[in-house]
Context: one part of a larger RNA
RNA sequence: CCUAAACCUGGACAGAAAGACCCUAUGAAGCUUGAAUGUAAGCUGACGUUGGGCUUUGUCUUUUCUUGCGCAGCCUAGGUGGGAGGCAGUGAUAAUUCCCUUCAGGGGGGAUUUGAGCCAUCAUUGAGAGACCACUCUGGAAAAGAUAAAACCCUAAUGGUGAUCCUUGAAUCAGGACACUUGACAGUGUCAGCCGGGCAUUUUGACUGGGGCGGUCGCUUUUCAAAUAAUAGCAAAAGUGUGCCAAGGUUCUCUCAGUCUGGACGGAAAUCAGACAUUGAGUGUAAAGGCAAAAGAGAGCUUGAUUGUAAGACCCAUGAGUCGAGCAAGGGCGAAAGCCGGCCUUAGUGAUCCGACGGUGCCGAGUGGAAGGGCCGUCGCUCAACAGAUAAAAGUUACUCUAGGGAUAACAGGCUGAUCUUUUCCAAGAGUCCACAUCGACGAAAAGGUUUGGCACCUCGAUGUCGGUUUUUCACAUCCUGGUACGGCAGUACGCGCCAAGGGUAUGGCUGUUCGCCAUUUAAAGUGGUACGUGAGCUGGGUUCAAAACGUCGUAAAGUCUUGCGACCACGUGAAGUGAUUUG
Numbered sequence: 001c002c003u004a005a006a007c008c009u010g011g012a013c014a015g016a017a018a019g020a021c022c023c024u025a026u027g028a029a030g031c032u033u034g035a036a037u038g039u040a041a042g043c044u045g046a047c048g049u050u051g052g053g054c055u056u057u058g059u060c061u062u063u064u065c066u067u068g069c070g071c072a073g074c075c076u077a078g079g080u081g082g083g084a085g086g087c088a089g090u091g092a093u094a095a096u097u098c099c100c101u102u103c104a105g106g107g108g109g110g111a112u113u114u115g116a117g118c119c120a121u122c123a124u125u126g127a128g129a130g131a132c133c134a135c136u137c138u139g140g141a142a143a144a145g146a147u148a149a150a151a152c153c154c155u156a157a158u159g160g161u162g163a164u165c166c167u168u169g170a171a172u173c174a175g176g177a178c179a180c181u182u183g184a185c186a187g188u189g190u191c192a193g194c195c196g197g198g199c200a201u202u203u204u205g206a207c208u209g210g211g212g213c214g215g216u217c218g219c220u221u222u223u224c225a226a227a228u229a230a231u232a233g234c235a236a237a238a239g240u241g242u243g244c245c246a247a248g249g250u251u252c253u254c255u256c257a258g259u260c261u262g263g264a265c266g267g268a269a270a271u272c273a274g275a276c277a278u279u280g281a282g283u284g285u286a287a288a289g290g291c292a293a294a295a296g297a298g299a300g301c302u303u304g305a306u307u308g309u310a311a312g313a314c315c316c317a318u319g320a321g322u323c324g325a326g327c328a329a330g331g332g333c334g335a336a337a338g339c340c341g342g343c344c345u346u347a348g349u350g351a352u353c354c355g356a357c358g359g360u361g362c363c364g365a366g367u368g369g370a371a372g373g374g375c376c377g378u379c380g381c382u383c384a385a386c387a388g389a390u391a392a393a394a395g396u397u398a399c400u401c402u403a404g405g406g407a408u409a410a411c412a413g414g415c416u417g418a419u420c421u422u423u424u425c426c427a428a429g430a431g432u433c434c435a436c437a438u439c440g441a442c443g444a445a446a447a448g449g450u451u452u453g454g455c456a457c458c459u460c461g462a463u464g465u466c467g468g469u470u471u472u473u474c475a476c477a478u479c480c481u482g483g484u485a486c487g488g489c490a491g492u493a494c495g496c497g498c499c500a501a502g503g504g505u506a507u508g509g510c511u512g513u514u515c516g517c518c519a520u521u522u523a524a525a526g527u528g529g530u531a532c533g534u535g536a537g538c539u540g541g542g543u544u545c546a547a548a549a550c551g552u553c554g555u556a557a558a559g560u561c562u563u564g565c566g567a568c569c570a571c572g573u574g575a576a577g578u579g580a581u582u583u584g
Base pairs, nucleotide, nucleotide: 022405023404024403025402027401028400029397030396031395032394035202036201037200038199039198042194043193044192045191046190047189048188049187051154052153053152055150056149057148058147059146060145061144062143063142064141065140066139068137078136079135080134081133082132085119086118087117094113095112096111097110098109099108100107101106159181160180161179162178164177165176166175167174205217206216207215214234218240219239220238221237222236223235224233241386242284243343244342248302249301250300251299252298253297254296256280258276259275260274261273262272282291283290285348287346288345289344306329307328308327309326312323313322314321318387331340332339333338354380355379356378357377358376359375360374362373363372412459413457414455415454416453418452420448421447422446423445424444425443429439430438466541467539468538469537471533473529474528475527476526479504480503481502482499483498484497486495487494506520507519508518509517510516
């Protein structure tokens, strides 16, 4: 050196399991609820099964009777019409008594007695007699009927029970008979309303220097934008979801801001006069680009803030968006030439479906109509997640699952080096004096790759993660031991440098701890790298699954206590009414 066998596990990002963490999917499932839409069950009602009677009450109709008061007026005048007479032995009037009613004045009715009159027409009133007749209004009474509700009663539907009888023979099943009971209630069917995570089907956005939280999502202006245009970004700075019948059209006229000078009250600034003033003013509204006989400021007349179109262009995946001469119709302003199809320009917005309104020489299911539809015009969406999935939608999963991703996070590595550690430069100052024995502000320049980060480059068909233990090796920015310069080095000690990596570099208490604090030693108890060395070496205390639980927060069924309210039952007491009996 080769080979074989045995042994040890540092590596083969060893083996094992298409990573369980993380993200993605218009994937799945379990669970929840104030998510959406349904639904079982429940509650209530109507009708059917479903019949009879009585009482009370409400409403309505018919008949009879009654009621009606402003002031004035013999008085309690409902309204309208007719009307000159009406009522009265079938009992007028008056008196006594009872009942009802009242605006307390009266009005109405009944009973008894009496026995021939009573009332209108005339004066007051808008309206004249309850003299009489008819119709009618308000409130009330009685009777009959209809209807509705409530309470009660009934039996014949219905339901229940039976140690009886039959089928039947063993039977507690079923059917029938008989008896008792219930009772038009219950039960049940249909329909409707309420309630309804009990159950079901689903939804629960995207961007994103991982995801979540936060923020944003359409449109306009400017910058980064690299002198045409275009151009990302969780880059920077701002606006917008309109306004205006004049702030539109046209014709005519004018010039602003500011400064200086002069001028009663009047001042730094009011209005007035003059000069200078190229744009610094103004422009409805952000910014940019524009604009001076105007695009700014006024005045006159007006509605082109028209109808039907459109050559040609800009922009552009599509859908959209933008500009537009000219032609025809009928106009406005202007003497005319001419200008006018909104506004100095660029924001002020929403496809399709569906529906509505107006119009219409269109279609009209045999024909004529109609219904309905089409066409033209207009309207209804913070569909703002603004190219808008539905008219209609939230959460949770550590019980989880699938497809994938190193397109994307947590460990480690890599790049970077803000942060970190170390060094150097300058030297204000401290050091009695003296920058540099020692320390060193404000600043500057490097190195390292041990911290916290940034990035997301290998790895998600798996690179096992803290600490301990065991054990390897390296660096030197040296803790000890060795040599040495300087000192604000007397000595002992010490401070600060330089050389130096040969060797060495603690045991315990507490804590899962690394770290740290404490105790006691030691010459010293170094700083780091090694996948924060080392789990195919060990451990498993911590972190980081499933179980259970304390605390806290939220919510809820159920329960308990208390207060208030309502209803019912029993008893007691009081009041009112009614009935019976007895006595007077």